This record gives sequence, C1' cells and structure tokens, in this order.
RNA sequence: GGAGUGGCCUGGACGGUCGCGUCGGGUGCUUGCACCCGCCGAGGAAAGUCCGGGCUGCACAGGGCAAGGCGCCGGUUAACGGCCGGUGAGGGUGACCUCGAGGAAAGUGCCACAGAAAACAGACCGCCUUCUGCCUCUUCGGGGGCCGUCGGUAAGGGUGAAAAGGUGCGGUAAGAGCGCACCGCCCGAGCUGGUAACAGAUCGGGGCACGGUAAACCCCGCCUGCAGCAAGGCCAAAUAGGAGAGCGCUAAGCGUGGCCCACGUUUGCUCUCGGGUAGGCUGCUCGAGCCUGCCGGUAACGGCAGGCCUAGAUGAAUGACCGUCUCCUCCCUCGGGAGAGACAGAACCCGGCUUACAGGGCCACUCCGUAU
Repeated sequence: GGAGUGGCCUGGACGGUCGCGUCGGGUGCUUGCACCCGCCGAGGAAAGUCCGGGCUGCACAGGGCAAGGCGCCGGUUAACGGCCGGUGAGGGUGACCUCGAGGAAAGUGCCACAGAAAACAGACCGCCUUCUGCCUCUUCGGGGGCCGUCGGUAAGGGUGAAAAGGUGCGGUAAGAGCGCACCGCCCGAGCUGGUAACAGAUCGGGGCACGGUAAACCCCGCCUGCAGCAAGGCCAAAUAGGAGAGCGCUAAGCGUGGCCCACGUUUGCUCUCGGGUAGGCUGCUCGAGCCUGCCGGUAACGGCAGGCCUAGAUGAAUGACCGUCUCCUCCCUCGGGAGAGACAGAACCCGGCUUACAGGGCCACUCCGUAU
C1' cells in the first nucleotide's frame, strides 16, 4: 500500500420566535375553564408481537393421560427457545464463520428422477465357465473367433444425493475380506487429561455386521394451568327493570264464587336499598431503574460505594420557521455558492430475539505485496 475478519459508538450542535401535552405554582371568575410563570416531554430500534418474566383475575391436594415446546456440555439469570465459555461436525490459506447438534443395532414408514438394482441388495454393458450351431487354424491331441444359451462374478464401465470400507500383494476359470499387510471402522476393558461434553495413547475381540431420513410417525429426558391493562379495582347520573317499607284504599282488570260482600293479586304515588349503563377515577410509572468508580469472574454476569429522577398522553402532546456552526456530495475564480441528512415513532412495565436504517467515527486482528 492492497484485500479482508470481528466488535463497538453515534443517529447533528447552539441560539431566537411562534405553538402543543402532563404536572407544580399564581391570578381571575362562570368551580372547571381562561391567562401568566416554571419543570419535564420518544427510540436504537419506541417496530414485528416471535420467546421469557413481573403484575392482575379465574382455576388448582398429589399423581397420571392428552396437547404444545425444548434437546452436545458447563455457566449466567427473575426467567428464556436468550447470552457467555467450551466440545464435536462442516467451510475458509488465515483472522474467523455456520450448525433444527438426544436416539436410525424398539418398531413402522419413505428414499423423487435416473438406473439392471435403493436395503433379507442387485447382473444392463463388461469379465469368466458349460452346452448347441457356424467360421477358421492344426503336428489331428486340440486351439482361436462369432451368434445364442445355462450359470458364476460386485474387480472395471455407466446411473444417482447415496451402490454395502480404501490401497497393495496373494489367490482364482474370472472375481470377491476369499486370505494377508497397512490405513480406516465397530465392540469391550481399564488408564491419562478435563467439573462435563469430549480428547489421547494402550490392550483385547470382530473381516466389517450397523446406507440415509426423526423440520416422518415414534422412543427417551426436561419444561409448560388459562386469559390478558379492552387484565383488574373504585365512584356512579338519566331512563327502564328488581327488592323492601309506607301511602292510597276499591278506581280498573284477573282469580275464588251461581251472585253480592269479602279475600288474594296486578296497575298508581313517595322513600330506601342493591345490581348496573353513560361518564369519571385508579391500575400508571421508583424500576430485576439509569450514570460513574472500584472489586470478583476469560466472559455472560454479580457485589459494593456515591450520585440521579429521566414521557405518562387517552381522538391521543412531543412540532414549525429563521440564523450561526458541523458533517456528506457537487461546482468553481480557494474562498464562497448550491443541494442533501435515513429508518421510524411511546400507550402496563421489564429481559431477549428478529427485521428496517442516509451518513459519520473508533478499536482489535488476518492474508498478500514492498522497503528497512
């Protein structure tokens, strides 16, 4: 100098004018409005609502079934499917990256296309052997070739994501773990290192059995009650309906009765009570909180000390304009001019994950080239 890898920060600053929302104070009165002053007023993702927890209501002895989720090991945490550190596998020269990473020798299913054959393997071509026929050579014993046929063969070709260990020697009619050597693999045993996953070497056994797939059923282990702030709690008009008491007192309807009286009941008025609608209040923001420093830990994270209070709206505020500067791009007369500034936006609160994002900045590391 070039090409990369990993991680982190930032998301314009200051001033002025006008405006908006909650809260506090003051003044005025029409007592819930107006005006004045002051404090505070979006994010790194407030988003998607995908996980986990707090909080709230309902349900609940214990255990089991079902359903759903998770799945190498250790740690972290309120908890997690998150995070941190390892192990194993795969990729990259490397920094480093990726992993839905329990079980396929419990069982069942499936393995497209191609291919002869896709799981108790398999014979299309090839190779070898038997037999028939034909051709041919012959020293007449036989040999060679071709077509067909009966078998053998997993070495070679070809198909496929995958074809039932690899290389070599022996062996054979041709071949084959058929035999052997080395490499690989499987099983068992103890040993060493590690908390563990696992790694390493050793010894013994086995010619190799056990293809892949569990984001197919399934098996094993662990976890999980259901619903959500429109949760939940409180206050509480008008109208209608409910309960009780009193009044009215037979006016009307109905029932008992042959009829009258009488009795029961409904309708009326007043008051009280409770449920509950509109509406209002609450839940609501001091919290697994934020910042700084120190300590423990490789780290995630934890502990201690000091400091801070930092949105709580509810048709829902958080804005607009101007000036100066900064940042990026372009133009030129090197000092000015012009343009651009993303993604998005609280609604009970936290911890994560994922996704979107103009631009600017920082740190560590790797490979290649050059110079010393």